About this RNA:
The part of an RNA shown here (large-subunit ribosomal RNA, domain I) has 532 nucleotides and comes from Flavobacterium profundi. The coordinates come from a structure-prediction model, not an experiment, and the mean pLDDT is 83. The organism belongs to Flavobacterium, within Bacteria.
[in-house]
Context: one part of a larger RNA
RNA sequence: GGCGUAUGGGGAAUGCCUAGGCUCUCAGAGGCGAAGAAGGACGUGAUAAGCUGCGAAAAGCUACGGGGAUUGGCACACACGAAUUGAUCCGUAGAUAUCCGAAUGGGGCAACCCACUAUGUUGAAGACAUAGUAUCCGAUAGGAGGCAAACCCGCUGAACUGAAACAUCUAAGUAGGCGGAGGAGAAGAAAACAAAAGUGAUUCCGUAAGUAGUGGCGAGCGAACGCGGAUUAGCCCAAACCAGAGUUGUUACGGCAAUUUUGGGGUUGUAGGACUGCGACAUUCUAUGCGGAUUGAAUUAGAAUAACCUGGAAAGGUUAACCAAAGAGGGUGAUAGUCCCGUAUAAGUAAGAGAAGAUAUAGAUAGCAGUAUCCUGAGUAGCGCGGGGCACGUGAAACCCUGUGUGAAUCUGGCGGGACCAUCCGCUAAGGCUAAAUACUCCUGAGAGACCGAUAGUGAACCAGUACCGUGAGGGAAAGGUGAAAAGAACCGUGAAUAACGGAGUGAAAUAGAUCCUGAAACCAUACGCUU
Numbered sequence: 001g002g003c004g005u006a007u008g009g010g011g012a013a014u015g016c017c018u019a020g021g022c023u024c025u026c027a028g029a030g031g032c033g034a035a036g037a038a039g040g041a042c043g044u045g046a047u048a049a050g051c052u053g054c055g056a057a058a059a060g061c062u063a064c065g066g067g068g069a070u071u072g073g074c075a076c077a078c079a080c081g082a083a084u085u086g087a088u089c090c091g092u093a094g095a096u097a098u099c100c101g102a103a104u105g106g107g108g109c110a111a112c113c114c115a116c117u118a119u120g121u122u123g124a125a126g127a128c129a130u131a132g133u134a135u136c137c138g139a140u141a142g143g144a145g146g147c148a149a150a151c152c153c154g155c156u157g158a159a160c161u162g163a164a165a166c167a168u169c170u171a172a173g174u175a176g177g178c179g180g181a182g183g184a185g186a187a188g189a190a191a192a193c194a195a196a197a198g199u200g201a202u203u204c205c206g207u208a209a210g211u212a213g214u215g216g217c218g219a220g221c222g223a224a225c226g227c228g229g230a231u232u233a234g235c236c237c238a239a240a241c242c243a244g245a246g247u248u249g250u251u252a253c254g255g256c257a258a259u260u261u262u263g264g265g266g267u268u269g270u271a272g273g274a275c276u277g278c279g280a281c282a283u284u285c286u287a288u289g290c291g292g293a294u295u296g297a298a299u300u301a302g303a304a305u306a307a308c309c310u311g312g313a314a315a316g317g318u319u320a321a322c323c324a325a326a327g328a329g330g331g332u333g334a335u336a337g338u339c340c341c342g343u344a345u346a347a348g349u350a351a352g353a354g355a356a357g358a359u360a361u362a363g364a365u366a367g368c369a370g371u372a373u374c375c376u377g378a379g380u381a382g383c384g385c386g387g388g389g390c391a392c393g394u395g396a397a398a399c400c401c402u403g404u405g406u407g408a409a410u411c412u413g414g415c416g417g418g419a420c421c422a423u424c425c426g427c428u429a430a431g432g433c434u435a436a437a438u439a440c441u442c443c444u445g446a447g448a449g450a451c452c453g454a455u456a457g458u459g460a461a462c463c464a465g466u467a468c469c470g471u472g473a474g475g476g477a478a479a480g481g482u483g484a485a486a487a488g489a490a491c492c493g494u495g496a497a498u499a500a501c502g503g504a505g506u507g508a509a510a511u512a513g514a515u516c517c518u519g520a521a522a523c524c525a526u527a528c529g530c531u532u
Stems, first nucleotide, its partner, number of pairs: 001531009015517001016481002020452002022449007029441002031147002039100003042055003050074002061094006070082003105114003115133007135144003151182001152180005162169001166216001192199002203230005213221002234433003237377001241264010269411001271376004275370004284364006290357001294353002299347003305320005321338002323327001329341003382406008392418001413428005468475002488516001491503004
């Protein structure tokens, strides 16, 4: 020096664990804000740095309800207190709620500075206290503004990429930007589809179907009819006509005409309505009030086991019992139906919600016949040019939207059925509203998992969007485990020592001693053996 064995150091893998995550299900909630939000700054405790709570009434105040012995948050110490005259705690409703922040009296480098008006202290100056003083919309009353995870609608709108290059095309009407709304939003009661037969608003799911098509016919894009389901719900204006009121013009002062506005009327395709005649005042529904089954916070009751053995500890083992509408789950010194919390089940009230029902008020809701006259949404439909949307890239390109230019008809009307024409069929544009089935989850409750188990699972199991980095936008960690219980090592010794160690003591265990469960490997050391 090498190898081996043993004992240690070092290190933190592995095993076990879970306080935290992840993904869902079912319910709830789906907003907060000028009555000042979200988010912060600064304060607030006997002592008080941090977190939590709270706001100069400051780990809190008041009332009511619950509850029944402890208690002054995390937080384990000391002091001083509170509480059966019912505290702490839980629920509901209130009070208070500094300053900044939409921030709103003006300003400002957020958490600061400086005003004005009225009233008061007060007679004056100054100061202080209370209230008010932003902008926009609106005649007033009143409203808006800002924040918030996704979902929804509208406006605007890329590029990388793919096409094995690239320009039409694709990516994609995606990402991004802006505006708006709600618990959903959007759409929606046929100027629709269909095809010789029929359907009957919209939305969503499955299928039709990767079909028909479209496409430098490349890459790709990609329906509909029909069928099966979910859920179902239909309505209101404009106009004709009638009545009232106002204004204007004209007048022979009787009116007439025009126009504005209010009420009635009326709402459709087998055309309907006005109008004229006849008939009826019914039926049904909605809203509000009444009613009050039921539900509803904290909460309450809730069965049944002993002995012996092992052990530090019994819930384990043995023997013998019991309950079960409860053998879900968790805890307890190892594995407990019967020890504890619970569980099945049962009970319970305030605010609130609210079924049946009866009744009152208000509102809405029908028929028959006639067809002469009147009405039925105009810079609209259509057309030219330029674009866009439709699965459809201009194509034979219908249909929908419209920048620009033109520009109808009026029920014997008008539009559509994929150029266009005819026949036939369907529908009735140019006004509006509409629940459910559908989408989502910042958040609350209950529950689940062939999800993770500390390099995993959220970035974050721990005082984490922290420490730290960056001028900034922004980036962004590491870090869990003594023990059943602190019983956390009194006391003595060595020592400069409050270091460290040796005794002693606790404990089942201290090689569980706070750098604390287990404690692998690398690496380091000591002892012994073999060997060169």